Predicted 3D model of a 75-nucleotide RNA (c-di-GMP-I riboswitch aptamer) from Desulfobulbaceae bacterium UBA2262.
RNA sequence: AAACGCGACCGGCAAACCAGAAGGAAUCCGGAGACGCAAAACCACGGGCCGCAAGCUGGCAGCCGGGUUGCCGAA
Numbered sequence: 001a002a003a004c005g006c007g008a009c010c011g012g013c014a015a016a017c018c019a020g021a022a023g024g025a026a027u028c029c030g031g032a033g034a035c036g037c038a039a040a041a042c043c044a045c046g047g048g049c050c051g052c053a054a055g056c057u058g059g060c061a062g063c064c065g066g067g068u069u070g071c072c073g074a075a
Stems, first nucleotide, its partner, number of pairs: 004073002012037002018031001020029001022027001035062001041068003045065003048060003051056002
């Protein structure tokens, strides 16, 4: 440096449920909470799914693939 990831270490994220804010909705934001996660970080590029005001300069990255970046190092 690359690859890899056990029940290690260091830290990290946070599903469902609950209640509050935004939105027409899908959904999202912060709180609380942990089902899980080695990219569960970021990007709607391909597929897929979802919404409705039916063509949208709408949504989902915790559905899969792809791209970019990144922590740790037990074996």

The sequence was found by an Rfam model in a public genome assembly.